[in-house]
Order: sequence, then structure tokens, then C1' cells
RNA sequence: GGGCCGCUAGCUCAAUUGGCAGAGCAACGGGCUUUUAACCCGGAGGUCGAGGGUUCGAUCCCCUCGCGGCCCA
Repeated sequence: GGGCCGCUAGCUCAAUUGGCAGAGCAACGGGCUUUUAACCCGGAGGUCGAGGGUUCGAUCCCCUCGCGGCCCA
């Protein structure tokens, strides 16, 4: 330098044909327990890597860029 894959909640990851962004864990509040852990319940938590484009509508399609990984040179 070129090719491919990935980037979504604090962490690990989903999201069907483009049509209301979710789960587990963590944290927080509550219950249970003599207390802790475990277990149970609850609500909260998101510029969907950045910018632009297409579209009535974009996590999803197109372009550029950033970061990480793999391969080639």
C1' cells in the first nucleotide's frame, strides 16, 4: 500500500425484507436472610464509531474518514 471482517447500554453480544433499538451480566433501588453471598422483583441506562448521500422512513443501502483484527505485498 491492497483485500476482507468488526465498531450497537458500563462489559459481552442480538436485531428477520429498510418500518417503535433488545438480551444476559454489571451497577442502582427493593424483597428474602441475623449479616454477606446466592436467589427473587423493579425501574433506569443508547448521538447504533464520525461525517455526508439515497429514501416517506436508515443499526440495516451507497460514499469518505477514524479505530481494532486477519490475510496479501
The prediction has a mean pLDDT of 80.
Predicted 3D model of a 73-nucleotide RNA (transfer RNA) from an Actinomycetota bacterium.
Its Rfam family is "tRNA". Rfam links the family to the GO term triplet codon-amino acid adaptor activity.
Lineage of the source: Bacteria > Bacillati > Actinomycetota.